A computed fold for a 105-nucleotide RNA from a Pyrinomonadaceae bacterium, annotated as c-di-GMP-I riboswitch aptamer. Rfam family: c-di-GMP-I riboswitch aptamer. Rfam's curators write: GEMM was predicted in a large-scale screen for bacterial structured RNA regulatory elements. The coordinates come from a structure-prediction model, not an experiment, and the mean pLDDT is 82.
[in-house]
RNA sequence: ACACGAUAAAGGCAAACCUGCUGCGAAGCAGGGACGCAACGCCGUGAGUCUGCUAGGGUUGGUAACGCGUUUCCCACCCGCCCGGCAGAUUGUCUGGUUGCCGAA
Repeated sequence: ACACGAUAAAGGCAAACCUGCUGCGAAGCAGGGACGCAACGCCGUGAGUCUGCUAGGGUUGGUAACGCGUUUCCCACCCGCCCGGCAGAUUGUCUGGUUGCCGAA
């Protein structure tokens, strides 16, 4: 120096929850508070999950109406759900990059 991570030492961060603020929302910031964390420091690569929008595609149901189909077919609209697209969020979900304290085995 690199790897590694202790019943070591000095420290550090801060989950859930509560309060206030920001945002359509996911969520973020500040204060309190500690579940935990050897990178639970920083960035946001590849994913995962979540949110908003969507003139796209599919679909259960409902409404309305034409054809005349009597099994429900064809067509339009609405709510919900799924897929896709765009834009965000998270990283204390994994992975990747990068910087750093200590020095037992």